[in-house]
Context: one part of a larger RNA
RNA sequence: ACCCGCGACUUACUGUACGUAGCAAGGUUAAGCGUUUUAAGCGUGUAGCCGUAGCGAAAGCGAGUCUGAAUAGGGCGACUAGUUGCGUGCAGUAGACGCGAAGCCAGAUGAUCUAUCCAUGUCCAGGGUGAAGCUUUCUUAACCGGAAGUGGAGGCCCGAACUGGUCGUUGUUGAAAAAACGUCGGAUGAGGUGUGGAUAGGGGUGAAAAGCCAAUCGAAUCUGGUGAUAGCUCGUUCUCCCUGAAAUGUAUCUAGGUGCAGCGUGUAGUGAUGACCCACGGGGGUAGAGCACUGACAGAGCUAGGGGCCUUACCGGGUUACCGAACUCCAUCAAACUCCGAAUACCGUGGGGCGAGCUAUGCAGUAAGACUGCCGGGGAUAAGCUCGGUGGUCGAGAGGGGUACAACCCAGACCGCCGGCUAAGGUGCCUGAAUCCAGGCUAAGUGGAAAAGGAAGUGCGUUGUCGUAGACAGCCAGGAGGUUAGCUUAGAAGCAGCUAUCCUUGAAAGAGUGCGUAAUAGCUCACUGGUCGAUGUCAGCGUGCGCCGAAAAUGGACUGGCGCUCAAGCCUGGUACCGAAGCCGCGGAUGUCACAGCAAUGUGGCGUGGUAAGGGAGCGUUCUCAGCGGGCUGAAGCAGGACCGGUAAGGACUUGUGGACUGCUGAGAAGUGCGAAUGCGGGU
Numbered sequence: 001a002c003c004c005g006c007g008a009c010u011u012a013c014u015g016u017a018c019g020u021a022g023c024a025a026g027g028u029u030a031a032g033c034g035u036u037u038u039a040a041g042c043g044u045g046u047a048g049c050c051g052u053a054g055c056g057a058a059a060g061c062g063a064g065u066c067u068g069a070a071u072a073g074g075g076c077g078a079c080u081a082g083u084u085g086c087g088u089g090c091a092g093u094a095g096a097c098g099c100g101a102a103g104c105c106a107g108a109u110g111a112u113c114u115a116u117c118c119a120u121g122u123c124c125a126g127g128g129u130g131a132a133g134c135u136u137u138c139u140u141a142a143c144c145g146g147a148a149g150u151g152g153a154g155g156c157c158c159g160a161a162c163u164g165g166u167c168g169u170u171g172u173u174g175a176a177a178a179a180a181c182g183u184c185g186g187a188u189g190a191g192g193u194g195u196g197g198a199u200a201g202g203g204g205u206g207a208a209a210a211g212c213c214a215a216u217c218g219a220a221u222c223u224g225g226u227g228a229u230a231g232c233u234c235g236u237u238c239u240c241c242c243u244g245a246a247a248u249g250u251a252u253c254u255a256g257g258u259g260c261a262g263c264g265u266g267u268a269g270u271g272a273u274g275a276c277c278c279a280c281g282g283g284g285g286u287a288g289a290g291c292a293c294u295g296a297c298a299g300a301g302c303u304a305g306g307g308g309c310c311u312u313a314c315c316g317g318g319u320u321a322c323c324g325a326a327c328u329c330c331a332u333c334a335a336a337c338u339c340c341g342a343a344u345a346c347c348g349u350g351g352g353g354c355g356a357g358c359u360a361u362g363c364a365g366u367a368a369g370a371c372u373g374c375c376g377g378g379g380a381u382a383a384g385c386u387c388g389g390u391g392g393u394c395g396a397g398a399g400g401g402g403u404a405c406a407a408c409c410c411a412g413a414c415c416g417c418c419g420g421c422u423a424a425g426g427u428g429c430c431u432g433a434a435u436c437c438a439g440g441c442u443a444a445g446u447g448g449a450a451a452a453g454g455a456a457g458u459g460c461g462u463u464g465u466c467g468u469a470g471a472c473a474g475c476c477a478g479g480a481g482g483u484u485a486g487c488u489u490a491g492a493a494g495c496a497g498c499u500a501u502c503c504u505u506g507a508a509a510g511a512g513u514g515c516g517u518a519a520u521a522g523c524u525c526a527c528u529g530g531u532c533g534a535u536g537u538c539a540g541c542g543u544g545c546g547c548c549g550a551a552a553a554u555g556g557a558c559u560g561g562c563g564c565u566c567a568a569g570c571c572u573g574g575u576a577c578c579g580a581a582g583c584c585g586c587g588g589a590u591g592u593c594a595c596a597g598c599a600a601u602g603u604g605g606c607g608u609g610g611u612a613a614g615g616g617a618g619c620g621u622u623c624u625c626a627g628c629g630g631g632c633u634g635a636a637g638c639a640g641g642a643c644c645g646g647u648a649a650g651g652a653c654u655u656g657u658g659g660a661c662u663g664c665u666g667a668g669a670a671g672u673g674c675g676a677a678u679g680c681g682g683g684u
Stems, first nucleotide, its partner, number of pairs: 001684006011094013026050003032044004054061002064076004097235002100232001104225006115199009124189001126158003129154001133150006162186003167182004201217001203213003238618006248261005262366002264363007274354001276352007288340001289338002294334003299329003305323002307320005369394010399410003414588004419584003425578003428562003434575001436574006447564001453548002457545008466536001474531005480504003485499003510525001514523002589608008619673001621670010637657005643651002
């Protein structure tokens, strides 16, 4: 891992609701007793319980009573249905659907491991060092002191046994539930060790690490209390049919739990009260807008006041490229501004229309929601972010589209069909259907990612300038004189800078557009003539589609691919086709309502996606009772089989095997259905 077996909503009592049966203003017995065919009995037993009257704290009164001064008002009642079995749902008390703690307490068992202690034994190769003391000697007045010898001290030194366990490697389903190998500490001591003994669980022992107390220690082990408790996790076993949620409000030592409400479902009642639409009648202060209030706010004007400067003995006066209230003009802003003010929404009345709504009661689940459009708060006008509101979808929703993709678009799957039509989206090939029709645009593979900004890209529209009296561009020529304008300056001559910007000649020519010089010079422009000969030219504005701006990490990788250019891209219009579990057609099943019928059933209308959950109807297993059957001429079980007018759970029949029980019908009772619980036992 697989297979087989076992494996989880029970039982008792007390309530409650419904169903059913009996009796009914009543209903019913309990223990006990009697009896018997000894059981799902029969009889007896009226204690007790519930109901038949309530109200008040009570005395008490009573269809009333309490409060109260009250014959007032108000509260609770009265105008009748119960009760006893049985069944089912649910609740409470019990282990109460099953398995699961870490733990708490009690009584026992442990010091053959280990900690410390007690008693008694035992062990420590060899080598080194050489304390005190002593002897001799030197020295001293004597001490002190020196030397040599002797001596043999020490938690002394080196190092085996012994003991320890420093570092490393190996080992890590090991040779080993702590080791092996190498290396290393102590090795006469607070040393090692044998034997016997002592201390016991909130206790011991501890040179102290919460260490150790039998591979167990921040409280040992065993048994019991014990099925501790677990708002937690996991698991919870046959089928079909009807309906079908929630992830919110409020409260909570509450936040992953629970109460009540909301939303679901069943039953009974009510009987048009309900969603939606139309009409009419309402209140409002949002969006927008506005500035009349409250505030904010750009510019200008005007002007109190203030600052600076000048003047002034004081008073005061003058002035100002400063600041500036109020006021005026112009231009704005606001969730907590409003002179105004919608659309919606909400309330009411009437009508339409579908088929709901409401009341009572049984049973729930939900109270972690998610994304998306729109309106807002928080955040950074970030987030697959967060918090509200309002729709949708997913949740609990399959099918088609979107390459893939809970939430987006289309569309809500009862079953069958080798029939038809459409939706979204599509129709070159992959790939079902147009290489369809008409008219434009794009040249960027734009399409098939992006901003500010930039540009003689290109289409369309539009406003102007100049132009055959010759425009625009090019080419030829002119572009002068006063004058080097004045000032400034070393110089300043059109061209550093400042001021002014005139006059003349003329077809035209600036006191000069740029380059240039130290300054001049030189080149050039404006302006003019000529040449040339326009379907013109120049300057704008609006708009369609394009261009640049454009760098990222595994490998092309920003149309699904191939590939596509009067398109297979974009815009406008049109026709046809494809395309789903949508719609239609044919057949069938089922729910509900109506009608017909005694019923069976038939006809018609409307339905039949579904998690949690509610409701309904069934299949199968074991046993009991009654009736009817089968079986050694072969029961059950097991194995095979192409059967069923069974929707399913399932059920026949038959062959083999097997070798003794077993089926059907009706009713009853349950140890009644397994794939999961890191389930339990067995087998392989």
Annotation: This is a predicted structure of a 684-nucleotide part of an RNA (large-subunit ribosomal RNA, domain II) from Sulfobacillus sp. The prediction has a mean pLDDT of 86. The full RNA is in RNAcentral, with records from ENA.